[in-house]
RNA sequence: CUUAUCAAGAGCGGCGGAGGAACAGGUCCUGUGAAGCCCGGCAACCAUCACAAAAGCGUGAAACGGUGCUAAUUCCUGCGGAAAUCUUUUUUCCGAAAGAUGAG
Numbered sequence: 001c002u003u004a005u006c007a008a009g010a011g012c013g014g015c016g017g018a019g020g021a022a023c024a025g026g027u028c029c030u031g032u033g034a035a036g037c038c039c040g041g042c043a044a045c046c047a048u049c050a051c052a053a054a055a056g057c058g059u060g061a062a063a064c065g066g067u068g069c070u071a072a073u074u075c076c077u078g079c080g081g082a083a084a085u086c087u088u089u090u091u092u093c094c095g096a097a098a099g100a101u102g103a104g
Stems, first nucleotide, its partner, number of pairs: 001104006011039001013038003019029003023078004040070003045066002048061004074098001079095006
């Protein structure tokens, strides 16, 4: 950089000790113990197997392997548009951006 996904799921465990939720603003979590590490777990992107297909796109199984994830929708908003509200606020919806993860 390209592409797919991001409303589901997952511990009352051990070590550890103060911070954490990307960034900014909110709002939260945290000593009834944060981050991190280990174990457990979830899921099923890659890889594997079966079927299908045969330019491209698929369906299912299993989970030993490579990753990932395991508070809150990617916690919410952050840019643009639409609708409602109705007097400038608030709400809802759609899309983008940013971010995360896999594969290349």
SAM riboswitch aptamer (S box leader) from a sheep gut metagenome, 104 nucleotides, folded computationally. RNAcentral holds the sequence, with entries from MGnify. Of the family's consensus pairs, 97% are formed in the model. Rfam family: SAM riboswitch aptamer (S box leader). Gene Ontology term of the family: regulation of gene expression. Rfam's curators write: The SAM riboswitch is found upstream of a number of genes which code for proteins involved in methionine or cysteine biosynthesis in Gram-positive bacteria. Its mean pLDDT, the model's own confidence on a scale to 100, is 84.